Overview:
Predicted 3D model of a 73-nucleotide RNA (transfer RNA) from a Candidatus Veblenbacteria bacterium. The sequence was found in a public genome assembly. It matches the Rfam family "tRNA". Rfam classes the family as a transfer RNA.
């Protein structure tokens, strides 16, 4: 320089041949206990890495660039 993936809730992760974005874990509440925990019910958190295209509509599809991890040289 070249080439593949990966980035989506605090963490760890599915959605995706284009239609209003989820889980489990963690926080918080409220049950339960004398009381803690664990077990049970909620609750509440996100400009889907960034900007641009393409479309009635983009997390998806196209570019281009950030990051980050591999492999060639």
């Nucleotide at each position: 320089g070249c080439c593949g993936a990966a980035g989506u809730a605090g963490c760890u992760c599915a959605g995706c041949u284009g239609g209003u974005a989820g889980a489990g874990c963690a926080a918080c509440g409220c049950a339960u206990u004398c009381g803690u925990a664990a077990c049970g019910c909620g609750u509440a958190g996100g400009u889907c890495g960034u900007g641009g295209g393409u479309u009635c509509g983009a997390u998806u599809c196209c570019c281009a660039c950030c990051u980050u991890c591999g492999g060639c040289u």